[in-house]
Context: one part of a larger RNA
RNA sequence: UGACGGGGGCCCGCACAAGCGGUGGAGUAUGUGGUUUAAUUCGAUGCAACGCGAAGAACCUUACCAGGGCUUGACAUGUCGCGAAUCCCCUUGAAAGGGGGGAGUGCCUUCGGGAGCGCGACACAGGUGGUGCAUGGCUGUCGUCAGCUCGUGUCGUGAGAUGUUGGGUUAAGUCCCGCAACGAGCGCAACCCUCGUUUUUAGUUGCCAUCAUUUAGUUGGGCACUCUAGAGAGACUGCCGGUGACAAACCGGAGGAAGGUGGGGAUGACGUCAAGUCAGCAUGCCCCUUACGUCCUGGGCUACACACGUACUACAAUGCUACGGACAAAGGGUCGCAAGCUAGCAAUAGCAAGCCAAUCCCAUAAACCGUGGCUCAGUUCAGAUUGUAGGCUGCAACUCGCCUACAUGAAGGAGGAAUCGCUAGUAAUCGCAGGUCAGCAUACUGCGGUGAAUACGUUCCCGGGCCUUGUACA
Numbered sequence: 001u002g003a004c005g006g007g008g009g010c011c012c013g014c015a016c017a018a019g020c021g022g023u024g025g026a027g028u029a030u031g032u033g034g035u036u037u038a039a040u041u042c043g044a045u046g047c048a049a050c051g052c053g054a055a056g057a058a059c060c061u062u063a064c065c066a067g068g069g070c071u072u073g074a075c076a077u078g079u080c081g082c083g084a085a086u087c088c089c090c091u092u093g094a095a096a097g098g099g100g101g102g103a104g105u106g107c108c109u110u111c112g113g114g115a116g117c118g119c120g121a122c123a124c125a126g127g128u129g130g131u132g133c134a135u136g137g138c139u140g141u142c143g144u145c146a147g148c149u150c151g152u153g154u155c156g157u158g159a160g161a162u163g164u165u166g167g168g169u170u171a172a173g174u175c176c177c178g179c180a181a182c183g184a185g186c187g188c189a190a191c192c193c194u195c196g197u198u199u200u201u202a203g204u205u206g207c208c209a210u211c212a213u214u215u216a217g218u219u220g221g222g223c224a225c226u227c228u229a230g231a232g233a234g235a236c237u238g239c240c241g242g243u244g245a246c247a248a249a250c251c252g253g254a255g256g257a258a259g260g261u262g263g264g265g266a267u268g269a270c271g272u273c274a275a276g277u278c279a280g281c282a283u284g285c286c287c288c289u290u291a292c293g294u295c296c297u298g299g300g301c302u303a304c305a306c307a308c309g310u311a312c313u314a315c316a317a318u319g320c321u322a323c324g325g326a327c328a329a330a331g332g333g334u335c336g337c338a339a340g341c342u343a344g345c346a347a348u349a350g351c352a353a354g355c356c357a358a359u360c361c362c363a364u365a366a367a368c369c370g371u372g373g374c375u376c377a378g379u380u381c382a383g384a385u386u387g388u389a390g391g392c393u394g395c396a397a398c399u400c401g402c403c404u405a406c407a408u409g410a411a412g413g414a415g416g417a418a419u420c421g422c423u424a425g426u427a428a429u430c431g432c433a434g435g436u437c438a439g440c441a442u443a444c445u446g447c448g449g450u451g452a453a454u455a456c457g458u459u460c461c462c463g464g465g466c467c468u469u470g471u472a473c474a
Base pairs, nucleotide, nucleotide: 001474002473003471004470005469007468008467009466010465011464012463013462015458016457019422020421021420022419023418026313027312028311029310030309031308032307033306034304035303042053043052064299065298066297067296068295069294070293073124077123078122079121080120081119082118083117086103087102088101089100090099091098092097107114108113126288127287129286130285131284135282136281137277138276139275140273142271147186148185149184150183151182152181153162154161155160166177167176168175192265193264194263195262197233198232199231200230201229202228203227206223207222208221211220212219236259239253240252241251242250243249315415319374320373321372322371323370324369325368331362332361333360336355337354340351341350342349343348381412386407387406388405389404390403391402392401428450429449430448431447432446433445434444
């Protein structure tokens, strides 16, 4: 100087407390451990691994296993030699590949040859093989915590100290005051995006107050309103009162759409964990080179006495069910989205308008409201499992896809110890869309609808910041 303390002081955070809803019990989905297996490819492992890499394993992917093949190779560059390239047929085979036969001589040319392709030889290729404890880059985490440092000066033999400590204050090393310090840098804040108010510009594909018109903003007309998307305005403790040290600031108030960081996002200092990643990529070294490379078929990654994590669906009456009625936002669409009509109980199929989209389509939002039924039961709750019949995608749904109909109708009676999230348009609850994608979503990423309760307080648990103290630790 740090680190540590079941030392002290001050302070903060959904850290506790106060509340609301869960997980832990059930079934299923998914990941992991374990076990099994020819293989169940590899990585991730307290918080910070476990719906993680994977924004989607039937083949492919695919790295694993079995079997069948190839050896200048599936891919790149160069040199030399030979041949046009290419196409078709037969045969063998699971395919890859192997064997045989036929057609065929193009383009440029300085007639030497060249471009391109195939075959052979040689340099070489190739490796998701090892090492993340050799590395780059990127990322997680402490933590959006308020810290981390430097120059000069001063003090100290020195390591170092001071500044950065102290008194206030703040979300903040934020600001003020004081002070052997005076300044400065990286962080904080602001500058950026978005939401909330308004002015203006613009008015189609958007909108409709007035005038006509219509089944319908449909058409004429209009651009006031909504909206769209560009440019501005607006919030600064600016104003008033109080407290304070005449400061910084805090408390209350006015005006205002918004008030003291207005809400949300992006943004992550010096560093820590030899944290993670050699399987995104790059890369040193080591290793393989008729194989640890490469092609193909099939299988596996989907196994199943069990254990754990994360979710979905429930156990019902604040509910379930049938019919009727209402209101979104944000997205996607030409190898696409598909209105409508017809067939079918339905999944879907046939025909097919429109749309490269503020124009057409996906597209009925659902919870909600109204009316009827169910009356507390393993039920008109719950839907696992299984059978049969179909549909869709795709060479191909046996291993191993999704959907529909009918039948079947398991566990489950609110979940022990323990444990998680959340402070407001939040939790809870309800649906919608997108990416991935031929097909496949209870996952992920977004979007809106309805919309709470509680916070006395900081003694305690956890994590963190500052000062101080002890130490046989570095």